Context: one part of a larger RNA
RNA sequence: GGAUGAACGCUGGCGGCGUGCUUAACACAUGCAAGUCGAACGGAGUUUACAAACCGGAAGCUUCGGCAGAAAGUUUGCAAACUUAGUGGCGGACGGGUGAGUAACGCGUGGGUAACCUGCCGUAUACAGGGGGAUAACACUUAGAAAUAGGUGCUAAUACCGCAUAAGCGCACAGCCCCGCAUGGGGCGGUGUGAAAAGCACCAACGGUAUACGAUGGACCCGCGUCUGAUUAGCUUGUUGGCGGGGUAACGGCCCACCAAGGCGACGAUCAGUAGCCGGCCUGAGAGGGUGACCGGCCACAUUGGGACUGAGACACGGCCCAAACUCCUACGGGAGGCAGCAGUGGGGAAUAUUGCACAAUGGGGGAAACCCUGAUGCAGCGACGCCGCGUGAGUGAAGAAGUAUUUCGGUAUGUAAAGCUCUAUCAGCAGGGAAGAAAAUGACGGUACCUGAUUAAGAAGCCCCGGCUAACUACGUGCCAGCAGCCGCGGUAAUACGUAGGGGGCAAGCGUUAUCC
Numbered sequence: 001g002g003a004u005g006a007a008c009g010c011u012g013g014c015g016g017c018g019u020g021c022u023u024a025a026c027a028c029a030u031g032c033a034a035g036u037c038g039a040a041c042g043g044a045g046u047u048u049a050c051a052a053a054c055c056g057g058a059a060g061c062u063u064c065g066g067c068a069g070a071a072a073g074u075u076u077g078c079a080a081a082c083u084u085a086g087u088g089g090c091g092g093a094c095g096g097g098u099g100a101g102u103a104a105c106g107c108g109u110g111g112g113u114a115a116c117c118u119g120c121c122g123u124a125u126a127c128a129g130g131g132g133g134a135u136a137a138c139a140c141u142u143a144g145a146a147a148u149a150g151g152u153g154c155u156a157a158u159a160c161c162g163c164a165u166a167a168g169c170g171c172a173c174a175g176c177c178c179c180g181c182a183u184g185g186g187g188c189g190g191u192g193u194g195a196a197a198a199g200c201a202c203c204a205a206c207g208g209u210a211u212a213c214g215a216u217g218g219a220c221c222c223g224c225g226u227c228u229g230a231u232u233a234g235c236u237u238g239u240u241g242g243c244g245g246g247g248u249a250a251c252g253g254c255c256c257a258c259c260a261a262g263g264c265g266a267c268g269a270u271c272a273g274u275a276g277c278c279g280g281c282c283u284g285a286g287a288g289g290g291u292g293a294c295c296g297g298c299c300a301c302a303u304u305g306g307g308a309c310u311g312a313g314a315c316a317c318g319g320c321c322c323a324a325a326c327u328c329c330u331a332c333g334g335g336a337g338g339c340a341g342c343a344g345u346g347g348g349g350a351a352u353a354u355u356g357c358a359c360a361a362u363g364g365g366g367g368a369a370a371c372c373c374u375g376a377u378g379c380a381g382c383g384a385c386g387c388c389g390c391g392u393g394a395g396u397g398a399a400g401a402a403g404u405a406u407u408u409c410g411g412u413a414u415g416u417a418a419a420g421c422u423c424u425a426u427c428a429g430c431a432g433g434g435a436a437g438a439a440a441a442u443g444a445c446g447g448u449a450c451c452u453g454a455u456u457a458a459g460a461a462g463c464c465c466c467g468g469c470u471a472a473c474u475a476c477g478u479g480c481c482a483g484c485a486g487c488c489g490c491g492g493u494a495a496u497a498c499g500u501a502g503g504g505g506g507c508a509a510g511c512g513u514u515a516u517c518c
Base pairs, nucleotide, nucleotide: 001518002517003516004515006514007513008512009511010510013390014389015388016387017386018385019383020382021348026346027345028344030343031342032341035090036089037088040087041086043084044083045082046081047080048079050077051076052075053074054073060067061066097301098300099299106226107225108224109223110222111221112220113219116218117217121214122213123212124211125210126209127208129163131161132160138153139152140151141150142149143148169194170193171192172191173190175188176187177186178185179184199206227273228272229271234264235263236262239261240260241259242258244256245255246254276298277297278296279295280291281290282289283288303324304323305322306321307320326337327336328335329334354380356379357378358377362376363374364373365372366371393423394422395421396420403414404413405412406411427459430453431452432451433450437445462507463506464505465504466503467488468487469486473502474501475500476499477498483490484489
């Protein structure tokens, strides 16, 4: 000198764009953050229309005995529209947060899979025949304070299960051909054997099943690179390898039985400490050094530890089970919870924001769609936290006014500075108009940005420094005191170095200080 997710002191006009718990991965009140589909299904409810029954009794007629039978209402049936607890489907494995752990194939980079999987999507081919038994909801009921659990009975499906059919699909056996990179891979027949499906709507459409390929996403393996310490020198028994099995989508001591005794290490094993990694960012002429906030990619985690279930995908932040700590409810028998989602609270700290608006846009989930959900996101609020831009006026004005400071008392400085005169209107304020962002409609932002008009110099300057380094000097006070200080150093009676004032220098809505990096 540059830089910062900064903090502190003094000061503070406006706007744009960014950015904001670096500390306690500490504990959390409250609200919201993942739902959706009635065009999969049986119910239930509401409204309306129609029909029937019951009830009702109006207008009218009357021989006063009655006749007649409207409206309202109740029930049932049927139909339509809407709502929806439950069964079922898809999505809750994305999006969002955090960096505790991890020195590791975790990450980066380059390869490999002849050892692998892939819902939704695209392309192609083929198919969808015929049956069955349940179960929630519901009704009744039991236990319980509750959470909830159980029993009996009924019912539906794109829920579940057989049967049929089926190939270039799976498995087993045998054969032929071709190829490679070792294990090996590919193709063509044959025989046996095994496995599918679902409807809704009724015009279209949307779905279902099988197979192949693609696309996308993942999984595994390998070469190289990846902090410090030797005041850590030996480490290892599933350890190293083999054979056989189990398991997995798949290879593999991944796991197991048996056999062998290996494997790693001064080219630093093991141990200990520290740490998420990278694109990048800061600095530097570069080499390098430092760093990993925001944004993007990958990884890991979700109170702590462990486990599996479901599923194409999880060993799953707002799913389940167990254990532990903590908090809450309790009828003491037992239960409920997990903000490292967005706001917000307490605590810690030098220190870090609103319990805001909207799904209008972009994107995501569901749905045929309308649409619903979305604290992702888009915006607004707060903070000079950073960068950038603008303003706080311009011209003229010497009687060099007054005041102040100083003085050798003559003056000198402040100083064209002010006043005065003439202008201008950026920003702010007032009034009027008023967007783009949205494809036909739909705008949270927002009457915002922007434009126009009128009005008044009014509403808008501070901070640090002045001995040398280093731009900028005098007076008074103090008297090795009070104090200053980055280094040298200053202060003991004439201090340009302390304090105040005048003057001056620098930067400027900031200026200094502290911390850290180059």
Molecule: small-subunit ribosomal RNA, 5' domain
Organism: uncultured bacterium